[in-house]
RNA sequence: CACGUGCUCCGGGGUCGGUGAGAAUCCGAACCGGCGGUGACAGUCCGCGAGCCGAGGCAUCAGCAUCCGACAAGGUGCCGCCCCGGCUGAUCCGGUGGAAUUCCGGUACCGACGGUGAUGCGACAGAGGUCCGAGAGGAUGCUCGUCGCUAGUCCGGAUGGGAGGCAGCACGAG
Numbered sequence: 001c002a003c004g005u006g007c008u009c010c011g012g013g014g015u016c017g018g019u020g021a022g023a024a025u026c027c028g029a030a031c032c033g034g035c036g037g038u039g040a041c042a043g044u045c046c047g048c049g050a051g052c053c054g055a056g057g058c059a060u061c062a063g064c065a066u067c068c069g070a071c072a073a074g075g076u077g078c079c080g081c082c083c084c085g086g087c088u089g090a091u092c093c094g095g096u097g098g099a100a101u102u103c104c105g106g107u108a109c110c111g112a113c114g115g116u117g118a119u120g121c122g123a124c125a126g127a128g129g130u131c132c133g134a135g136a137g138g139a140u141g142c143u144c145g146u147c148g149c150u151a152g153u154c155c156g157g158a159u160g161g162g163a164g165g166c167a168g169c170a171c172g173a174g
């Protein structure tokens, strides 16, 4: 110095104003950007991570659920570990340069799941209204009601997990 094993540590950011009885969700403006890679610095390139769904393997000490049993034991599932697959967003133009969707200038765009949700959008004919009809009945989203969607910045899972780290320690063999 690089490698292997084990352990430790670190490992995500961001709000004000307006209206109003009430909004960190509406409206306006502002603000934020994980990890590795990439000929030079990336939220938007290539991958990874977090979240959800599913298949498989291992384990099954303890716990929970369930089945069986008189008991003991046992089966299955969840939980645990590993691994695989699927779903999951977004940029262009100009300039410089040997090289940049990464820099500079300009201009756009994006943001898991659950919750809340005064707004907005959509669906539904249950109640009322209105209209049509002799009636039976029908039409209509106008009002109520019900349902669905509606927060990157709020709350929660999460004092979690985690890509990873040219961070540290020990040991090993070069």
Stems, first nucleotide, its partner, number of pairs: 001174001003172006009165002015029004030153002032111002034048004043109002051087004056082003063078005092106004113156003120149005126144003129140004
Molecule: FMN riboswitch aptamer (RFN element)
Organism: Microbacterium terrae